[in-house]
About this RNA:
c-di-AMP riboswitch aptamer (ydaO/yuaA leader) from a soil metagenome, 138 nucleotides, folded computationally. The coordinates come from a structure-prediction model, not an experiment, and the mean pLDDT is 78.

RNA sequence: CACCGAACCAGAGGCAGGAGUGGGGGAACCACUUCGAUCUGGCAGCGACCAGGUCUUGGGGUGAAGCCGCCGAACCUGGCGGCCGGGCAGCCUUCCCCGCCCGAACCCGACAGCUCACCUCACAGGCGUCAGGGAAGG
Numbered sequence: 001c002a003c004c005g006a007a008c009c010a011g012a013g014g015c016a017g018g019a020g021u022g023g024g025g026g027a028a029c030c031a032c033u034u035c036g037a038u039c040u041g042g043c044a045g046c047g048a049c050c051a052g053g054u055c056u057u058g059g060g061g062u063g064a065a066g067c068c069g070c071c072g073a074a075c076c077u078g079g080c081g082g083c084c085g086g087g088c089a090g091c092c093u094u095c096c097c098c099g100c101c102c103g104a105a106c107c108c109g110a111c112a113g114c115u116c117a118c119c120u121c122a123c124a125g126g127c128g129u130c131a132g133g134g135a136a137g138g
Stems, first nucleotide, its partner, number of pairs: 001128001003126002009018001020123006030113001036055007058111001059108004066083006084103005091138007
């Protein structure tokens, strides 16, 4: 000086608070129709129920990071192909062509659809090119 990303500005110096950006929860109407495992207590016992705790296979969340087929594989994990999704400064945005890459990780803990009011959370982390071309608008 750039790039991915919401993750930026300003301010404070004591905790904080502000602005802006991004996320989650949360009525009516509409839609949907689920109920896992285990431990402790209420309770002396069983069942049921209630309360608290632990777990993750059901379900859910952030994110582009998904779906299908085949092969391999004890598990973790891998390979090939198709569809699909995301990224790549030269003032900015959008579109087209070409080329090169990515398709992870983590969280909640049986539970959450949408959702006015309302409540609440984050503002991190990672990283490095010597320049592909065209069009429109600003």